[in-house]
């Protein structure tokens, strides 16, 4: 330096261009003599900045950050 992939709650990962959603954790209640397991309910998230569109997590470009390759 040159090509390619990835960037989503705190953690790991979904999400045909039209409601952003599971799992762990974390808070709050229940259960229980205390706790733990179980059971109920909440909080928390699309790197940043434009661009296309009625409508962008999804297409587009730059920049940022991570990772694979070649010289």
């Nucleotide at each position: 330096u040159g090509c390619c992939c990835c960037c989503u709650g705190g953690u790991u990962c979904a999400a045909c261009g039209g409601g952003a959603g599971a799992a762990c954790g974390c808070c709050g209640g229940g259960c229980u003599c205390u706790g733990a397991a179980c059971c109920c309910g909440g909080a928390g998230g699309u790197g940043u900045u434009g661009g296309u569109u009625c409508g962008a997590u999804u297409c587009c470009a730059a920049c940022g950050g991570g990772g694979g390759u070649g010289a």

The prediction has a mean pLDDT of 83. The RNA shown here (transfer RNA) has 71 nucleotides and comes from a Gemmatimonadota bacterium. The sequence is in RNAcentral, with records from ENA. NCBI's taxonomy places the organism under Bacteria, Pseudomonadati, Gemmatimonadota.